[in-house]
Context: one part of a larger RNA
RNA sequence: CUGGGCGUAAAGGGGGUCUAGGUGGUAUGCUAAGUCUUCUGUGAAACCCCGAAGCUUAACUUCGGAACUGCAGGGGAAACUGGCAUGCUAGAGUACGUAAGACGCAUGCGGAAUACUGGGUGUAGCGGUGAAAUGCGUAGAUAUCCAGUAGAACACCUGCGGCGAAAGCGGCCUGCGUGUACGUUACUGACACUGACGCCCGAAAGCGUGGGGAGCAAACAGGAUUAGAUACCCUGGUAGUCCACGCUGUAAACUAUGUGCACUAGACGUUGGCGGUAUCGACCCUGCCAGUGUCGUAGUUAACGCGUUAAGUGCACCGCCUGGGGAGUACGCUCGCAAGAGUGAAACUC
Numbered sequence: 001c002u003g004g005g006c007g008u009a010a011a012g013g014g015g016g017u018c019u020a021g022g023u024g025g026u027a028u029g030c031u032a033a034g035u036c037u038u039c040u041g042u043g044a045a046a047c048c049c050c051g052a053a054g055c056u057u058a059a060c061u062u063c064g065g066a067a068c069u070g071c072a073g074g075g076g077a078a079a080c081u082g083g084c085a086u087g088c089u090a091g092a093g094u095a096c097g098u099a100a101g102a103c104g105c106a107u108g109c110g111g112a113a114u115a116c117u118g119g120g121u122g123u124a125g126c127g128g129u130g131a132a133a134u135g136c137g138u139a140g141a142u143a144u145c146c147a148g149u150a151g152a153a154c155a156c157c158u159g160c161g162g163c164g165a166a167a168g169c170g171g172c173c174u175g176c177g178u179g180u181a182c183g184u185u186a187c188u189g190a191c192a193c194u195g196a197c198g199c200c201c202g203a204a205a206g207c208g209u210g211g212g213g214a215g216c217a218a219a220c221a222g223g224a225u226u227a228g229a230u231a232c233c234c235u236g237g238u239a240g241u242c243c244a245c246g247c248u249g250u251a252a253a254c255u256a257u258g259u260g261c262a263c264u265a266g267a268c269g270u271u272g273g274c275g276g277u278a279u280c281g282a283c284c285c286u287g288c289c290a291g292u293g294u295c296g297u298a299g300u301u302a303a304c305g306c307g308u309u310a311a312g313u314g315c316a317c318c319g320c321c322u323g324g325g326g327a328g329u330a331c332g333c334u335c336g337c338a339a340g341a342g343u344g345a346a347a348c349u350c
Stems, first nucleotide, its partner, number of pairs: 003322004007304002012318001014201004021194003025088007033081002035077008049065006091191001092188004096183004103177004108172002110154001114150008125136002162169002206247006215241002220236004258317006266295011299306002323350003332343004
């Protein structure tokens, strides 16, 4: 190496796309590289194995055989794999007709709430807590009414509802762009699957430049609590949170479950589409496809559980694991403005 594995024990890459590579539907013909068969040559001797013989035996030695699983060449076979050619339509795709959607980007608009500002009314408290205090208030607060300004987020609808590859996406209108499902036949004719590397996307926090700043709020300050209280609670409060552009590239980036295809009982919800039945019609009843849930059969699992959305039964390809600590550390390299990220040991120790 061959092995066994990866939901929770170590182990699925955060996600997508694509190159090389690996793998690949169906029919016929040709080919003969793989494959199978046969023959020839070669595969030194020793060693190994088998059978004998010789030293008193054994080790040892000698003889014979087998073997040397290999390589080369010739003849043959043609099912399978490969190659070439010509077809096919069940995979894949295109067109057409419908449909749903918080899918993306951009512009504009809206109301509630909050804070602040101006004005009116009004007077001694307000606020906050377990209780308080710090804090605010007679320079007129809190409360209440009117007006204005600002930023951020969009109650109800809202649903184990929807969309997206993932991250994620929720007020309304408009524009632009993308993906998907269903239906019908028509078209292309294997154009497919996976995918090292690469490239792109990638929550929050963080970084750079310039804006913005209502609320919230690391740090920080004060008040409490306490033995202490660098906390939990309270009053404040700056980065930040928001926008534009650029960087960072990580998360319990989780379904802790890679992608694709096929097969293997059902029951009950729900979303989208299409049909049948019914009706004036939407409902109702019922069937098919695609999604999303709960339960459950066979099976599977160490168990928990999973169970047509598999963790069942198989195939193809990729990633990853191989005792704990040391350690996701050190060193080197690459990337980054930095923070750091990626790659990633060993000594030693149990």

Predicted 3D model of a 350-nucleotide part of an RNA (small-subunit ribosomal RNA, central domain) from a metagenome. The full RNA is in RNAcentral, with records from SILVA. Model confidence (mean pLDDT): 87 of 100.